[in-house]
RNA sequence: CAGGUCGAUCGGGCGAUCGCUGACGCCAUGUCGCCGUUGAGCGACAUGGCGUCAGAGGAAAGUCCGCACUCCGAAGAGCACGAUGCCGGGUAACACCCGGGGUGGGGUAACCUGCCGGAUCGGGCCACAGAAAACAACCGCCAAAGCUGAUAUGCGCCCCGGUGCAUAUCAGCCGGUGAGGGUGAAAAGGUGGUGUAAGAGACCACCGGCGCGCGCAGCAAUGUGUGCGGCCAGGUAACCCCCGUCGGGAGCAAGGUCAAACAGGGACAAAGCCGAAAGGCUGGAGGUUGCUCGCUUAUAAAGUCCCGGGUAGACUGCACGAGCCGCGUGGAGACACUCGGCCCAGAUAGAUGAUUGCCAGGCGAUGGGAUGCCACGCAUCCUAUUGCUUACAGAAUGCGGCUUAUAGAUCGACCUGGAGA
RNA sequence: GGGCGCGUAGCUCAGCUGGUUAGAGCGCACGGUUCACAUCCGUGAGGUCGAGGGUUCGAGUCCCCCCGCGCCCACCA
Numbered sequence: 001c002a003g004g005u006c007g008a009u010c011g012g013g014c015g016a017u018c019g020c021u022g023a024c025g026c027c028a029u030g031u032c033g034c035c036g037u038u039g040a041g042c043g044a045c046a047u048g049g050c051g052u053c054a055g056a057g058g059a060a061a062g063u064c065c066g067c068a069c070u071c072c073g074a075a076g077a078g079c080a081c082g083a084u085g086c087c088g089g090g091u092a093a094c095a096c097c098c099g100g101g102g103u104g105g106g107g108u109a110a111c112c113u114g115c116c117g118g119a120u121c122g123g124g125c126c127a128c129a130g131a132a133a134a135c136a137a138c139c140g141c142c143a144a145a146g147c148u149g150a151u152a153u154g155c156g157c158c159c160c161g162g163u164g165c166a167u168a169u170c171a172g173c174c175g176g177u178g179a180g181g182g183u184g185a186a187a188a189g190g191u192g193g194u195g196u197a198a199g200a201g202a203c204c205a206c207c208g209g210c211g212c213g214c215g216c217a218g219c220a221a222u223g224u225g226u227g228c229g230g231c232c233a234g235g236u237a238a239c240c241c242c243c244g245u246c247g248g249g250a251g252c253a254a255g256g257u258c259a260a261a262c263a264g265g266g267a268c269a270a271a272g273c274c275g276a277a278a279g280g281c282u283g284g285a286g287g288u289u290g291c292u293c294g295c296u297u298a299u300a301a302a303g304u305c306c307c308g309g310g311u312a313g314a315c316u317g318c319a320c321g322a323g324c325c326g327c328g329u330g331g332a333g334a335c336a337c338u339c340g341g342c343c344c345a346g347a348u349a350g351a352u353g354a355u356u357g358c359c360a361g362g363c364g365a366u367g368g369g370a371u372g373c374c375a376c377g378c379a380u381c382c383u384a385u386u387g388c389u390u391a392c393a394g395a396a397u398g399c400g401g402c403u404u405a406u407a408g409a410u411c412g413a414c415c416u417g418g419a420g421a
Numbered sequence: 422g423g424g425c426g427c428g429u430a431g432c433u434c435a436g437c438u439g440g441u442u443a444g445a446g447c448g449c450a451c452g453g454u455u456c457a458c459a460u461c462c463g464u465g466a467g468g469u470c471g472a473g474g475g476u477u478c479g480a481g482u483c484c485c486c487c488c489g490c491g492c493c494c495a496c497c498a
Base pairs, nucleotide, nucleotide: 001417002416003415004414005413006412007411008410009409010408012359013358014357015356016355017354018353020055021054022053023052024051025050026049027048028047029046030045031044032043033042034041035039057392061403062402064401065400066399067398068397069251070250071249072248076293077292078291079290081247082246083245084244085243086100087099088098089097090096101116102115103114104113105112106111117242118241122240123239124236125235126234138181139180140177141176142175146173147172148171149170150169151168152167153166154165155164156163157162158161189207190206191205192204193203194202208232209231210229211228212227213226214225215224216223217222255316256315257314258313264307265306266305267304268303271282272281273280274279285297286296287295288294309497310496311495323342324341325340326339328337329336330335362388363387364386365385366384367383368382369381370380371379372378373377422494423493424492425491426490427489428488431447432446433445434444440478449465450464451463452462453461471487473485474484475483
């Protein structure tokens, strides 16, 4: 210098004019209230004007997780259902973050990225192809043992071409086999030998994997060394399932206070037995947002639901908070703690904007200049003029995360290649 | 603002516990029947299963994440 990886920050700046929302102060006008003081008095509210101050985001978004907060509810147990899943830590909590481990993929590298409880609880599934998709046998290989048949040779018998026996060869059945072929996404460790009729972890040596025991390192996941066991018979849990952990439900249109207006009506289980009675027992109904037990409720007063009617308002919740900034300490880091400073949007059809000047920056056009290549011309850089435009997007109870969208600019660390000292 | 559901051919819908080439009705095109039209009969076309990524040998279906559409929720009696 060129290309790249990771992390962090910003995401236009400074004015002028005209507006929008909120808070505070002052002034004017109006209304109301107060007074042993009746005043150019004090206070509250409303309207208008002036001034000062403040006024969107890194994602305010998607609503995918986790909380705070509020109400329902007795809020107990179990099941079901849902979520989650290597280990340790952080946190209010999490499916988030940090650090570490195992195992794959990409890149020369810096680095990026997928997966992770259990397949020996049990069940299901594995299309097509293939013999077979889980206790496999189509082709092939084998002919030791058994049976049948054919041929040949030898021996025996007789009615002389038949029959019996033995041996050998061939074929078939029964059988052995899991080495070779072929199929598939996936086929039962690999190489060499022993062995055998042929073979095979059947056995042996070495290599690979798995499990168990012990030692060492580590909090642990795990790593490493060593010994033992032929244990080597698949995959799938983003299929059911098993194991561990967590979860009551609804959501600020939650909820509370007030104002205005209207028109109310309906539904909400009580059965049986014992007893003279009080009462008891059994059972049923509603609620407990799926079920069981348990708990609880009792006649329309309060309550729940349905139909109908009215309003389209104000205040609160709601802006001091798991808050922001800075220094320091502890920690490998996420983060925690001490100290100091700061107060930082609250709109309600929804405010934070529009026009314009300068500057910084981006893109395009034209003119001029420099450098490189032999030249035409092209490429790069500098400069002048001129035009265009700021990316994604906008709070709505508030936080912590994740995910998605995002023109461009700046800074830091690291990697690769080239050149020079 | 909050909660829930849906997306498959031009339209309305099926598609089971993932399986080989995704179906049905209406509509559309062509041919036949008719003097002609309708009806009827036959044949055929038409699908990135809203988009992307993942799990799997294999995804319309399972998981994640975007996009679009629809529905419900106020207060007073």
Molecule: RNase P RNA; transfer RNA
Organism: Anaerolineales bacterium